[in-house]
RNA sequence: AAAGUCGGCCAGGCAAUCGCUGGAUACUUCGGUAUCGGGAGGAAAGUCCGGGCUCCAUUGGGCAGGAUGCCAGCUAACGGCUGGGUGCUAUAAGUCGCAAGACCCAAGGCAACGGAAAGUGCAACAGAGAACAGACCGCCGAUGGCCUCGCAAGAGGAUCAGGUAAGGGUGAAACGGCGAGGUAAGAGCUCACCGCGUCCACGGUAACGGCGGACGGCACGGUAAACCCCAUCCGGAGCAAGACCAAAUAGGGAAGCUGAGGCGUGGCCCGCGCUGCUUCCGGGUAGGUUGCUUGAGCCUGUCGGUGACGGCAGGCCUAGAGGAAUGAUUGCCGAACCCCGCAAGGGGGGAACAGAACCCGGCUUAUCGGCCGGCUUUCCA
Numbered sequence: 001a002a003a004g005u006c007g008g009c010c011a012g013g014c015a016a017u018c019g020c021u022g023g024a025u026a027c028u029u030c031g032g033u034a035u036c037g038g039g040a041g042g043a044a045a046g047u048c049c050g051g052g053c054u055c056c057a058u059u060g061g062g063c064a065g066g067a068u069g070c071c072a073g074c075u076a077a078c079g080g081c082u083g084g085g086u087g088c089u090a091u092a093a094g095u096c097g098c099a100a101g102a103c104c105c106a107a108g109g110c111a112a113c114g115g116a117a118a119g120u121g122c123a124a125c126a127g128a129g130a131a132c133a134g135a136c137c138g139c140c141g142a143u144g145g146c147c148u149c150g151c152a153a154g155a156g157g158a159u160c161a162g163g164u165a166a167g168g169g170u171g172a173a174a175c176g177g178c179g180a181g182g183u184a185a186g187a188g189c190u191c192a193c194c195g196c197g198u199c200c201a202c203g204g205u206a207a208c209g210g211c212g213g214a215c216g217g218c219a220c221g222g223u224a225a226a227c228c229c230c231a232u233c234c235g236g237a238g239c240a241a242g243a244c245c246a247a248a249u250a251g252g253g254a255a256g257c258u259g260a261g262g263c264g265u266g267g268c269c270c271g272c273g274c275u276g277c278u279u280c281c282g283g284g285u286a287g288g289u290u291g292c293u294u295g296a297g298c299c300u301g302u303c304g305g306u307g308a309c310g311g312c313a314g315g316c317c318u319a320g321a322g323g324a325a326u327g328a329u330u331g332c333c334g335a336a337c338c339c340c341g342c343a344a345g346g347g348g349g350g351a352a353c354a355g356a357a358c359c360c361g362g363c364u365u366a367u368c369g370g371c372c373g374g375c376u377u378u379c380c381a
Base pairs, nucleotide, nucleotide: 001378002377003376004375005374006373007372008371009370010369012333013332014331015330016329017328018327020039021038023036024035025034026033027032041353045364046363048362049361050360051359052358053238054237055236056235060270061269062268063267065234066233067232068231069230070084071083072082073081074080085113086111087110088109089108094103095102096101114229115228119227120226121223122222136168137167138164139163140162143161144160146157147156148155149154176194177193179191180190181189195218196216197215198214199213200212202209203208242290243289244288245287252281253280254279255278256277257276261275262274263273264272297316298315299314300313301312302311303310304309337348338347339346340345
């Protein structure tokens, strides 16, 4: 310098004029006036998770049900984040090659990552056979049978019975691989190596690791966003939650359960509490205040940590509407991009996705452009 890849930040700026709105102060004829300060995002979106908070409610247990699923940490918590492990997966570069291609493969990316030796289920078609399987083409035919030669012993032949699963075929996948011995031909049948399983030592907090060691011919493969088993966790409803003030009517009608029954914020049971409750029809009111913005808050410095993050010190207050404000105009500057120009520079141009509604931590989705870094590979000095 180039390429690849990962992460972080910003989200137009300044000024003037006018307008809307919260707050503070002062005044007020209570209608308002003046001054000062503030006023929509990185996703405000989806409503997918987790909480704070409010109510049920006085407070427990169990069953069913649901969620998560490698290890260790962070956090208020999480299905989130950080680091590590395991598995899978490329591409760039490199090597070989005339080429087509092949081999190898970095940083990186993905994982719905517990268990298949508890059980059940499933896998179309093809195939002999799809999990204690299997004989289509093959190989053998020693032993028993058949035929020929032979006095017999025996030799030969074809293959029947039978044996076999090493070779070939089918298939996405066929019950370890390769080599040697052995056999009638074969087979972990035997052996060496590899693979696999169990145990031990070593390293690591752990998941786990390696041409470490010992034993074993060795479990009958895959699938659990299939049922299931295991471990851990889980009340419900939600700001339209709730609290207060005011107002109004018909404390109307009907049906049901009904004293050991009924009701009690997901279902069922026990316990506990209350003493009536449920459904339908009809009628009246529905206005105001609050909840409502000081927070698991933000910024700076420092210390600890690989990191997520945490400790300490200091500083700051940054929307709170209530049918819904947060805007409009003008001027200047202004990124990418386009044109002229050797360059300096000049001209044009003018930025997407998108609007808070109790609050916060995440995830996911949409998106213009710029800036700053990390890692890997190659080249040059």
Bacterial RNase P class A from uncultured Dechloromonas sp., 381 nucleotides, folded computationally. The organism belongs to Dechloromonas, within Bacteria. The coordinates come from a structure-prediction model, not an experiment, and the mean pLDDT is 79.